[in-house]
RNA sequence: AUUUCAUGAAGAGUGGUUGAGGGACGGGCCCUGUGACGCCACGACAACCGGCCGGAGCAACUCCGGACAUCGGUGUCAACUCUCUCCCGAAGGCUUAGAGCCGGAUGGGGAACAUGAGAU
Numbered sequence: 001a002u003u004u005c006a007u008g009a010a011g012a013g014u015g016g017u018u019g020a021g022g023g024a025c026g027g028g029c030c031c032u033g034u035g036a037c038g039c040c041a042c043g044a045c046a047a048c049c050g051g052c053c054g055g056a057g058c059a060a061c062u063c064c065g066g067a068c069a070u071c072g073g074u075g076u077c078a079a080c081u082c083u084c085u086c087c088c089g090a091a092g093g094c095u096u097a098g099a100g101c102c103g104g105a106u107g108g109g110g111a112a113c114a115u116g117a118g119a120u
Stems, first nucleotide, its partner, number of pairs: 001120008013042005021031003026084003043077003048073003052066005081112001086109003092102003
């Protein structure tokens, strides 16, 4: 870098340093000199993987459940992945003889993105 699977409505700050952008891209809307983003120190959140315990299974680096955040490896710490984009489509509105049009939900399904694990 590519690809497969899983998850994404929860959660979590202080100080120092730096000095203008940041929230993936685009639109929207937000955050930001009352200091954004980045970096450093300490802290916090979290059960994805390894590890531990129990169960199922002939077995498996298989599946299910539980505990652990000083056991190790990651990750994260504004707003649902902030929101929308593509498809279906509720309420509601307009219109017609009928058809149709607008609209787009703490509705659904995708795409994209992020994180973890595996493979190449």